The prediction has a mean pLDDT of 82. Small-subunit ribosomal RNA from an uncultured Gammaproteobacteria bacterium, 1523 nucleotides, folded computationally.

RNA sequence: AACGAACGCUGGCGGCGGGGUUUAGGCAUGCAAGUCGCGGGAGAAAGCCCUUCGGGGCGAGUACACCGGCAGAAGGGUGAGUACAAGCUAGUUAACGUACCCAUCGGACCGGGAUAAUACCUGGAAACGGGUUGUAAUACGGGAUGAGACCACAGCCGCUCCGGCGGCAGGGGUCAAACGCGGGGGAUCCUUCGGGACCUCGUGCCGAUGGAGUGGACUAGCCCUGAUUAGCUUGUUGGUGAGGUAAUGGCUCACCAAGGCUAUGAUCAGUAGCCGGCCUGAGAGGGUGUUCGGCCACACUGGGACUGAGACACUGCCCAGACUCCUACGGGAGGCUGCAGUCGCGAAUCAUUCACAAUGGACGCAAGUCUGAUGAUGCCACGCCGCGUGUAGGAAGAAGGCUCUAGGGUUGUAAACUACUGUCAGGAGAGGGGAAUUGCUGUCAUCGAAGAUGUGGCAGUUUGACUGCUCUCCAGAGGAAGCCCCGGCUAAACACGUGCCAGCAGCCGCGGUAAUACGUGUGGGGCAAGCGUUGUUCGGAAUUACUGGGCUUAAAGGGUGCGUAGGCGGCGAAGUAAGUCAGGGGUGAAAGUCGGUGGCCCAACCAUCGAAUUGCCUCUGAUACUGCAUUGCUCGAGUGCGUGAGGGGUGAGCGGAACGUGUGGUGUAGCGGUGAAAUGCGUAGAUAUCACACGGAAGGCCAGAGGCGAAGGCGGCUCACUGGUGCGCAACUGACGCUGAUGCACGAAAGCGUGGGGAGCAAACAGGAUUAGAUACCCUGGUAGUCCACGCCGUAAACGAUGAGCACUAGGUGGGUGAUCUCUUGCGAUUGCCUGUCGUAGCGAAAGCGUUAAGUGCUCCGCCUGGGGAGUAUGGUCGCAAGGCUGAAACUCAAAGGAAUUGACGGGGGCUCACACAAGCGGUGGAGGAUGUGGUUUAAUUCGAAGCAACGCGAAGAACCUUACCAGGCCUUGACAUCCCUGGAAGUCCGCUGAAAGGCGGAUGUGCCUUCGGGAACCAGGAGACAGGUGCUGCAUGGCUGUCGUCAGCUCGUGCCGUGAGGUGUUAGGUUAAGUCCUUUAACGAGCGAAACCCCUAUUGCUAGUUGCCAUCGGUUCGGCCGGGGACUCUAGCAAGACUGCCGCGUUCAAGUUGGAGGAAGGUGGGGACGACGUCAAGUCAUCAUGGCCCUUAUGGUCUGGGCUACACACGUCCUACAAUGGUCGGUACAGAGAGUCGCUAAGCCGUGAGGUGGCGCCAAUCUUCAAAGCCGACCCCAGUUCGGAUUGCAGGCUGCAAUUCGCCUGCAUGAAGCCGGAAUCGCUAGUAAUCGCGGGUCAGCUACACCGCGGUGAAUGUGUUCCUGAGCCUUGUACACACCGCCCGUCAAGCCACCCGAAUUGGUCGCACCCGAAGUCGUAGUUCCAACCGCAAGGAGGGACGCGCCGAAGGUGAGGCUGGUAAGGGGGACUAAGUCGUAACAAGGUAGCCGUAUCGGAAGGUGCGGCUGGAUCACCUCCUUU
Repeated sequence: AACGAACGCUGGCGGCGGGGUUUAGGCAUGCAAGUCGCGGGAGAAAGCCCUUCGGGGCGAGUACACCGGCAGAAGGGUGAGUACAAGCUAGUUAACGUACCCAUCGGACCGGGAUAAUACCUGGAAACGGGUUGUAAUACGGGAUGAGACCACAGCCGCUCCGGCGGCAGGGGUCAAACGCGGGGGAUCCUUCGGGACCUCGUGCCGAUGGAGUGGACUAGCCCUGAUUAGCUUGUUGGUGAGGUAAUGGCUCACCAAGGCUAUGAUCAGUAGCCGGCCUGAGAGGGUGUUCGGCCACACUGGGACUGAGACACUGCCCAGACUCCUACGGGAGGCUGCAGUCGCGAAUCAUUCACAAUGGACGCAAGUCUGAUGAUGCCACGCCGCGUGUAGGAAGAAGGCUCUAGGGUUGUAAACUACUGUCAGGAGAGGGGAAUUGCUGUCAUCGAAGAUGUGGCAGUUUGACUGCUCUCCAGAGGAAGCCCCGGCUAAACACGUGCCAGCAGCCGCGGUAAUACGUGUGGGGCAAGCGUUGUUCGGAAUUACUGGGCUUAAAGGGUGCGUAGGCGGCGAAGUAAGUCAGGGGUGAAAGUCGGUGGCCCAACCAUCGAAUUGCCUCUGAUACUGCAUUGCUCGAGUGCGUGAGGGGUGAGCGGAACGUGUGGUGUAGCGGUGAAAUGCGUAGAUAUCACACGGAAGGCCAGAGGCGAAGGCGGCUCACUGGUGCGCAACUGACGCUGAUGCACGAAAGCGUGGGGAGCAAACAGGAUUAGAUACCCUGGUAGUCCACGCCGUAAACGAUGAGCACUAGGUGGGUGAUCUCUUGCGAUUGCCUGUCGUAGCGAAAGCGUUAAGUGCUCCGCCUGGGGAGUAUGGUCGCAAGGCUGAAACUCAAAGGAAUUGACGGGGGCUCACACAAGCGGUGGAGGAUGUGGUUUAAUUCGAAGCAACGCGAAGAACCUUACCAGGCCUUGACAUCCCUGGAAGUCCGCUGAAAGGCGGAUGUGCCUUCGGGAACCAGGAGACAGGUGCUGCAUGGCUGUCGUCAGCUCGUGCCGUGAGGUGUUAGGUUAAGUCCUUUAACGAGCGAAACCCCUAUUGCUAGUUGCCAUCGGUUCGGCCGGGGACUCUAGCAAGACUGCCGCGUUCAAGUUGGAGGAAGGUGGGGACGACGUCAAGUCAUCAUGGCCCUUAUGGUCUGGGCUACACACGUCCUACAAUGGUCGGUACAGAGAGUCGCUAAGCCGUGAGGUGGCGCCAAUCUUCAAAGCCGACCCCAGUUCGGAUUGCAGGCUGCAAUUCGCCUGCAUGAAGCCGGAAUCGCUAGUAAUCGCGGGUCAGCUACACCGCGGUGAAUGUGUUCCUGAGCCUUGUACACACCGCCCGUCAAGCCACCCGAAUUGGUCGCACCCGAAGUCGUAGUUCCAACCGCAAGGAGGGACGCGCCGAAGGUGAGGCUGGUAAGGGGGACUAAGUCGUAACAAGGUAGCCGUAUCGGAAGGUGCGGCUGGAUCACCUCCUUU
């Protein structure tokens, strides 16, 4: 886009079309084929009239029936069957027919016998008969005639494809008919007086010829699928002769011959009416065959003939069968696939209508009759087309709806409202078309003797089933809009509801609490009396590729060759004209399509003209190319001669090394094997070693991407036989060529058969290990096999994953092997063949290929068409078997796959870094305690944090408070905010009750501003908006933070490369802490990071000296205390200084490194702040903020008490120790940085002490203010101690409303574990570790041993990168991309689905053989009967019936083929969020993988043998590239 459609929702009108696609299933009822009295005979009745009552007349020669003629072979229906049949196209018929129609010629004479009807008798239920009598014809015979036709004979002429045909003339034979019927005429004749003969007109009849139209037959081409259908055929193929037919012919028969068809697909099976056309498509094609038209076939199923011009006959006949109906049971009747209709079937398809008015048909002279053909109407949105459902104005942008950022927006000029219009439908009326006739009446012309008749014209009269249409009037916006969609494709979005539910879905995919995707609403988009859905076809699909595809790696080259058919084929000449080309002719029906024009208002529709119909046939011509037949040529191909290289093949012989075994010798305790072991061998003497012997297999070095072969493959030496091939010569043949379906041959390894052989190796097997297991990898053994001969098998990653042949298209450089040339002697040049590699153009999806093509062309063969199922099933075939070859479908998925890219990953590689390891020092893990966490417990033990990167974390302070938790008591506009109303200043004090909160009550107090209304702050009460929530979601978020990581990375612009993803830059060589810098470079630059800038610290200078300092001077109470001083320290501001600047070495003479000088400091001087792009849905809704959801007398608020402090246990982080480098006691020295007014607090006094008292000083360089380890001295003497301090008791102190749960401190007493810590694990590279103390925050106090800072003392080790961990860069592999915590395989278990096999059972169909044999044609020296003709007769001619014979449908029997249904059971397969066992594959996947084969095993799979690279890595070799 389309449809004979169906379904869902909806539905105003009209026009034109269409309407059982399924059960060719069954049918009630009515109708669908009759007509002619102008062929014939016979011939009523009702009714009316008359009557002499007997009857007559009209009706009426009418109706019905019969004989006869014509038509029932057309029209109408359906598509079952049918696949060289039919059909279509073009031809042939010299091999034929033809009623009705037209034209022409001729004729129509004589005579006859029947029969239906009718009448009577009679059988039967009926259908339907039987007998007798009797009659006619345009019914039926006989004879005559014969223009003519036909037949045989025979003559002439012409043509010819040589078969024959046509024409002319001759004499023979055969063959006709209806004196009909109707009308008119009147001269003559006859008459039964009607008329007839006769004449004439019309019509009919016979013979013949021609035509028109229409049939029969034949030929060629075209015409679906299957080879898992490969052979078929006996009237079969042909001939001769008969028969038959309208006619050819095996159409049929007899005889003869043995043919005919087939890989260009016979036969068989399946499916199917064919075509014009229709749908689609740019076309080529593909699909289809409804309506309309042409042809065919069929008519209940099967068979058969009759009649006829025509049939083997839809509404005829006979027979058989099934079914239905009637029956008196004896017997009969029927055939809607005609029009309606009915049942059934089905998703589904209409009225038991009207009319012959028109068109057409049958019959008829005609009127006319008949016509379910046809014309009409009805039903159905089934389709196409047209029209309408209003038009214009109208902003307060109404109301309502929806939404909202609350302002608004949108629905929306839409509505209302105003003014109009009047299509369609409705009502009323008018007009007019389809109508042309025929007949009749009148008239004219013509025929004719004519006023008959016929024909033609004119005038009049007559004919409508159905009904569109046109016009006028009436009324009034009145009666007339839905469906689908709105995530992308694809035009159109918001809200609410729902919460992986309900649901959607054409594909991708939506839905798990903010769904533009579900449902609804609003809005929007599209189409519109329809809109969607489903189904089907074509298109898109170049996705079967003719136009117009492919095959190295995506699916796809046969394992290799030889070769048949076939296809294709070198150069020249002449011939032919089949292909080819050009022109002409015929045909290609109409309709349809297309174009023009026209008719219905337009359109659909219709008419007319044209074009087209791309085809076929035929005639003429052309001859380049192809073909055909002929004749040549030599360049393709082959032969010959000469000369080469070679693991080419087959057979035989020979030889050495190694190995094993045997014998003997020497010799002694081990050997062997592995990651480490063990099994095994060995004191019965192994291994080792020497000698000899035997045996089998394989061929070291040479040896090489070197050679040969078609491939598989081929390797010691020699001999014999033998194949192929290169080069040179140019003697010979003369296209002999290329490819190659079927076929034939060869064909690794494994395997099979028979017989040998058997050293080593080695499936299976056994044992030992490993392991969770180990049917494996490793080890010790070991059998088939491996070897030989003969015969099978016929497959491999049989690979270059690349079929064969020929030609053409840049080069460079190797290897092998020939030939030629020369100043030959050079590493020479040239020319062949084979074999590598790099590379241009070109090709390719890319990787790559690239004269050995995957380039450009030609020829031929093979193969492919999404993945799985499956190389499976089944059938066939081959094989001894294993198995091979050929080779599907159901079902299922939306992918499977290739190449390349970026990442990530690897039990891949390289380089580099880091307290990563190593080297060291000190710890943790063991003890006791502190603290955090888990777990458990609890009314509650609030919550969060979870590997590193949670766990002395949030918490820089849980007794109450905090507090979020629990129990109980209370409050409900609330503890807090804003607004409103009323009252009161606010406030202060007291009483009762209560655990408190709170409740109840009393007293006191009246301020500030004022325009006198009131107002501001505050308090109380009240109403509602609202408050409040540490309730949920960190996976809705902001902000903040952790981590990789202070790791060196992450990017951009422009350019360049690539189809692209992307790359380059950013790689490489160096160097660095660093993507730091340099060099190189299709890159050049730039940004975020690194560095630097900032702060602290180390040195110096300048400036400035109080509260700091004190060298010099003076004083002194001896204290920088004072005067003084700025020198010094110090303070804190400004400067300086360090930059690889200098030197040496080395380097690309770059960056930089190393060493040195100077310097306080040297290569970033030390430390801090500073954290790129990003990762972890990392952490936090409980800091805060915040969307959404939830609670609202509670999940909010408040109070008391409790809990967060529990305790069998487990873990993390710390403290203190275990002691003598120590402990205790006494003495004594030296910091830094801080804090302090509700504070730090001095001196003094009291207390053993915590502390108390006291109150100086200090808002701080001023006061508080004092370090400890250290040093000096003493004791302890290695012990559970003078170590260690837990635990507990008693007594105290401090803070605080309060110290019981649950604080800290002090004194005395008590004196636990613990004697240096398993596996494992942490920190640290210098002022660091270790060790020592001091301060601060939080804070009433404190659980601080924590955290954050400060200084004192002050080491050891390493200068390396093998390993562990982590990280960076480059590279490599990848089946990963949620990225290895990845992916993924197979068994088993469960569910479900389709399939295969299957004992058997039950259908269908097909052919074969035989039996039976209806009807019927044909035949028939059988029987019998008979009107026409002959005959006096007998009889004959001729005919009928019966019988018989051949054939023959249905039926029966038998053995089969093919194909379905059902099926116990068996088998694998596909699929299915979370089953079991393992881990096979992807990285070197942890034993590289895979292919073939064999064997074994729960399973993936393992192992053996041979092969492949589609294997990583390292080394070596070779080659290439550059200079």